Model confidence (mean pLDDT): 82 of 100. This is a predicted structure of a 109-nucleotide RNA (SAM riboswitch aptamer (S box leader)). Its Rfam family is "SAM riboswitch aptamer (S box leader)". About the family: The SAM riboswitch is found upstream of a number of genes which code for proteins involved in methionine or cysteine biosynthesis in Gram-positive bacteria. The sequence was found by an Rfam model in a public genome assembly.
RNA sequence: GAUUUAUAUAGAAGAGGCGAGAGACAGGCUCAUUGACCCUCUGGCAACCUGGAAAAUCCAAGGUGCCAAUUCCUGCCGGCUGAGCUAUUCUCUUUCGGACCUAUAAAUU
Numbered sequence: 001g002a003u004u005u006a007u008a009u010a011g012a013a014g015a016g017g018c019g020a021g022a023g024a025c026a027g028g029c030u031c032a033u034u035g036a037c038c039c040u041c042u043g044g045c046a047a048c049c050u051g052g053a054a055a056a057u058c059c060a061a062g063g064u065g066c067c068a069a070u071u072c073c074u075g076c077c078g079g080c081u082g083a084g085c086u087a088u089u090c091u092c093u094u095u096c097g098g099a100c101c102u103a104u105a106a107a108u109u
Stems, first nucleotide, its partner, number of pairs: 001109008013042005021031003025075004043067003047064003050060004076098004082092003
């Protein structure tokens, strides 16, 4: 790197460094010179693996991961609500379901 499976509305921040963009992409919206993002240190969370407790479940925190916003929201398909239009088509909109994408874990390669 690839494949498969599972999960993604819960949870968890301080200091130092740097200095302008960041939130994968597009649109929206948000975060950011009261210093974001990123890096380092310390701290924390507990999703998967692991260990323990008979077990539901809980505890631990060794490995990976994570610590703004539901994967921040939408994007494709189908249904539903309402609006525009004389009406069909169509467009917009509310909401639900499914898929895709993305991320992470575990296993295999």